The RNA shown here (Bacterial RNase P class A) has 382 nucleotides and comes from a Pseudomonadota bacterium.
């Protein structure tokens, strides 16, 4: 210069002007207690603070709340190489295997298929303690034919035996090679490959070298069933809790039952009306409504020290939305960015994905544009 890998970061910016949501402050105004004061709300006005990297999907794991629970076990779910880290996790790290890339670097649901069941499309004989289509042997039988009465024998046909060679398939019981045999075969043997099993070494370990030993060569599939290990109790802030108009109350208590308590009319008295299953109060209850929960946390951000890492310890600093039909928003202006168009200057145009709702830890999904760090491979020049 080109082609790539892995990670991190940012998601306009400044200025005006008008709004909305929360705190706080509050001299108008309004309640409350009152001797004196002194609380409380709280217009206008001031101050401050106001979405995200995914606030998303709600998929995993947790705090937190309420039911639920002697213990055990069945069932069901989840996880699934090892050791680390963390509150925990199906996350993360760093290792080990396996497969893939010239590499940097990626992927893995990565336990057990020599427990047991299924399944394995076409083809193809046979798809699983396999299998005999083709082809090799060998016996018999039928026989052209050739040769010296007896034999050889093309060529079909019938049994039996071969897994060595073809053929079929993603897939057909290790590779070469002698020996064996009628032909063949781990049937035997040598090396070579794998696997079990045993011992040594290295490692915490997963596993990784090395050596013996066993003809052990065992098909695949477990996000099929199953089996083996570990771990799960059920609901979510509409959890849950206070205050609390209204209703339901054979809950108490006062006054009253015609010599009438209350209650309507009415400023108020008389009067008139209603009036005994009555009328008031309290008390319980808890729908409306409100208030808590609810914003200071497994907190951010900086720095040090441990640790290869993830993370962790110790100091310093900060306080960062709480809304409930639900607030964070609109306009202009000048820079910054992209893209059209132009010599230029100058003009037109454009902002992704999305949006708190009990509250972290992850993970997945989405995403104009840009900006950085480490790394690898080409290929050029020094």
């Nucleotide at each position: 210069g080109g082609a790539g890998u892995g990670g991190u970061c940012c998601g306009g910016g400044u200025g005006g002007c008008c709004g909305c949501c929360c705190g706080c402050c509050g001299a108008a105004g309004c309640c409350c207690c009152g001797a004196a004061g002194g609380g409380g709300c709280g217009a206008a006005g001031g101050c401050g603070g106001g979405a995200g990297g995914a606030a998303a999907g709600u998929c995993c794991g947790a705090g937190c709340a309420c039911c639920a629970c002697a213990g055990g076990g069945c069932a069901g779910g989840a996880u699934g190489g090892u050791c680390c880290g963390u509150a925990a996790c199906a996350c993360g790290g760093a290792c080990c295997g396996a497969g893939g890339g010239u590499g940097a670097c990626c992927u893995c649901a990565g336990g057990g298929a020599a427990a047991g069941u299924g399944c394995c499309a076409c083809a193809g004989a046979g798809a699983g303690u396999a299998g005999a289509c083709c082809g090799c042997u060998c016996a018999c039988c039928u026989a052209a034919g050739c040769c010296u009465u007896g034999g050889c024998g093309a060529a079909g046909g019938u049994g039996a035996g071969u897994a060595a060679g073809g053929g079929u398939g993603a897939a057909a019981g290790g590779g070469u090679g002698a020996g064996g045999u009628a032909a063949g075969a781990g049937c035997u043997c040598a090396c070579c490959a794998g696997u079990g099993c045993c011992g040594c070494c290295g490692g915490u370990g997963a596993c990784g070298g090395c050596g013996g030993u066993a003809g052990c060569u065992a098909g695949g599939u477990a996000a099929a069933c199953c089996c083996c290990a570990u771990c799960c109790g059920g609901u979510g802030c509409a959890a849950g809790g206070c205050c609390a108009a209204a209703u339901a109350g054979a809950g108490g208590g006062g006054c009253g039952c015609u010599u009438g308590a209350g209650g309507a009319u009415g400023g108020c008295c008389c009067g008139u009306c209603c009036g005994a299953u009555g009328u008031c109060c309290c008390c319980g209850g808890g729908u409306a409504g409100g208030c808590c929960g609810c914003a200071c946390g497994a907190g951010g951000c900086c720095g040090u020290c441990g640790g290869c890492a993830a993370c962790g310890a110790c100091g310093g600093u900060c306080c960062c939305a709480g809304a409930u039909g639900a607030a964070u928003g609109g306009c202009c202006a000048c820079c910054a960015c992209c893209u059209c168009u132009c010599a230029a200057a100058g003009g037109a145009g454009g902002g992704a994905c999305a949006g708190a709702a009990c509250u972290c830890g992850g993970c997945u999904u989405a995403c104009a544009g840009g900006g950085c760090c480490a790394c690898u491979c080409c290929g050029c020049a020094g």
Rfam family: Bacterial RNase P class A. From the family's description: Ribonuclease P (RNase P) is a ubiquitous endoribonuclease, found in archaea, bacteria and eukarya as well as chloroplasts and mitochondria. It is annotated as a ribozyme. Its family is annotated with dimeric ribonuclease P complex, ribonuclease P activity and tRNA processing in the Gene Ontology. The model forms 94% of the base pairs in the Rfam consensus. It was read from a public genome assembly, where an Rfam model found it. Lineage of the source: Bacteria > Pseudomonadati > Pseudomonadota.